The part of an RNA shown here (large-subunit ribosomal RNA, domain IV) has 340 nucleotides and comes from Edaphobacter sp. It matches the Rfam family "Bacterial large subunit ribosomal RNA". Its family is annotated with structural constituent of ribosome and ribosome in the Gene Ontology. The coordinates come from a structure-prediction model, not an experiment, and the mean pLDDT is 86.
Context: one part of a larger RNA
RNA sequence: AGCUUGUUAAGGAACUCGGCAAAUUAGACCCGUAACUUCGGGAGAAGGGUCGCCACGGAGGUGCAUAGCCUCUCGUGGCCGCAGCGAAAUGCGAACGGCGACUGUUUAACAAAAACACAGGUCUCUGCAAAGUCUAAAACGACGUAUAGGGGCUGACUCCUGCCCGGUGCCGGAAGGUUAAAGGGAGAGGUUAGGGCGCAAGCUCGAAGCUUCUAACUGAAGCCCCGGUGAACGGCGGCCGUAACUAUAACGGUCCUAAGGUAGCGAAAUUCCUUGUCGGGUAAGUUCCGACCUGCACGAAUGGAGUAACGAUCGUUCGACUGUCUUAACGAGUUGCUCG
Numbered sequence: 001a002g003c004u005u006g007u008u009a010a011g012g013a014a015c016u017c018g019g020c021a022a023a024u025u026a027g028a029c030c031c032g033u034a035a036c037u038u039c040g041g042g043a044g045a046a047g048g049g050u051c052g053c054c055a056c057g058g059a060g061g062u063g064c065a066u067a068g069c070c071u072c073u074c075g076u077g078g079c080c081g082c083a084g085c086g087a088a089a090u091g092c093g094a095a096c097g098g099c100g101a102c103u104g105u106u107u108a109a110c111a112a113a114a115a116c117a118c119a120g121g122u123c124u125c126u127g128c129a130a131a132g133u134c135u136a137a138a139a140c141g142a143c144g145u146a147u148a149g150g151g152g153c154u155g156a157c158u159c160c161u162g163c164c165c166g167g168u169g170c171c172g173g174a175a176g177g178u179u180a181a182a183g184g185g186a187g188a189g190g191u192u193a194g195g196g197c198g199c200a201a202g203c204u205c206g207a208a209g210c211u212u213c214u215a216a217c218u219g220a221a222g223c224c225c226c227g228g229u230g231a232a233c234g235g236c237g238g239c240c241g242u243a244a245c246u247a248u249a250a251c252g253g254u255c256c257u258a259a260g261g262u263a264g265c266g267a268a269a270u271u272c273c274u275u276g277u278c279g280g281g282u283a284a285g286u287u288c289c290g291a292c293c294u295g296c297a298c299g300a301a302u303g304g305a306g307u308a309a310c311g312a313u314c315g316u317u318c319g320a321c322u323g324u325c326u327u328a329a330c331g332a333g334u335u336g337c338u339c340g
């Protein structure tokens, strides 16, 4: 000097991104206990009091017993210490808000969460040789049968879940258009027995057969087309004017659209401008809480808004408490170094 650890006057978060770490609290019994609430909770809420030992008395069990033994709490009196759950082990508490209902699960070895799951909700597929999984088969689904099984989304509960079917998807329809293989075979080509021409080489015509191409026409689903469908993928406007102060615009006009964002919420885990403005809390508050609404760019099962309980969750505040700090000091153990 470092590490681990103990104690500390006065102050008590002034430390720091942040009370991180440490300290406080702690047991049993008695008293007492708020908002809120899904009436179960919240709750060990909070906040208080008592506790050792000795003597006497009381009650209960066993027992024949006012022997003994065991147990219980209560009463009275007394004794000692700084301290009686005398050591160890053994909740700090309260208020407001965000998110997720909850218990649970997760990145073995930097993330435990607001992520995943969840009960519940809803859509969709599946009539059984089910749909689905699967390379084939076998098997699973299921020795189940629509109160069953598969898939998607949402995520307890409460109040709710608006408008748009133009595009994409899915479902239904079958009149018309388009359309494959196939059928069909008009027609065309190749080959050559043979014929014609030629002295010859060869040229030309060319039946049947074999063979190649092939028009019209017939021809399903699909697509086009016609409808439906949003807890399907998704989408949910602009400009101008207007009221007898001003301001604002219930109102009007106009353009575009499939339709122009309803309820609720809102500077929000979403707000750029922004430390928005006002109020609260502080002596002082870019955070926090309550409002406002000008929502750059919330919004209704990619769910909206609430919500008791719950959380090693995140933000803010208060009490208690403390070496976190003002500001250091003194011990113990251990390591290194220096001196000897």
Base pairs, nucleotide, nucleotide: 001335002334003333004332005331006330007329008328010326011325014324019321027051028050029049030048031047036041038156052079053078054077055076056075057074058072059071060070061069062068080084092319093318094317095316096315097314098313099311100310104116105115120154121153122152123151124150125149126148132140133139157306158305159304160303162236163235164234167233168232169229170228171227172226173225176224177223178222182218183217187213188212189211190210191209194205195204196203197202237255238254239253240252241251264298265295276292277291278290279289280288